[in-house]
Predicted 3D model of a 73-nucleotide RNA (transfer RNA) from Panagrolaimus sp. PS1159.
The sequence is in RNAcentral, with records from Rfam.
Rfam family: tRNA. It is annotated as a transfer RNA.
The coordinates come from a structure-prediction model, not an experiment, and the mean pLDDT is 81.
The organism belongs to Panagrolaimus, within Eukaryota.
RNA sequence: GGGCACGUGGCGCAGUGGAUAGCGCGCAAGGCUUCGAACCUUGAGGUUGCAGGUUCGAUCCCUGUCGUGCUCG
Numbered sequence: 001g002g003g004c005a006c007g008u009g010g011c012g013c014a015g016u017g018g019a020u021a022g023c024g025c026g027c028a029a030g031g032c033u034u035c036g037a038a039c040c041u042u043g044a045g046g047u048u049g050c051a052g053g054u055u056c057g058a059u060c061c062c063u064g065u066c067g068u069g070c071u072c073g
Base pairs, nucleotide, nucleotide: 001072002071003070004069005068006067007066010025011024012023013022018056027043028042029041030040031039049065050064051063052062053061
């Protein structure tokens, strides 16, 4: 330098054009408990890597770019 894959809350992931972006863990509050743990309920937390484009509508499609991994030379 060429090719491929991935990038979504603190962490691990799902969602592959249609509305409020979800799940688990973690975190906070409450319940329960003598106090904890476990369990139950509720909540906070996301410019969907960045910038453009297509579309009535983009996490999803296209282009560029940045990062990570694998691979070819």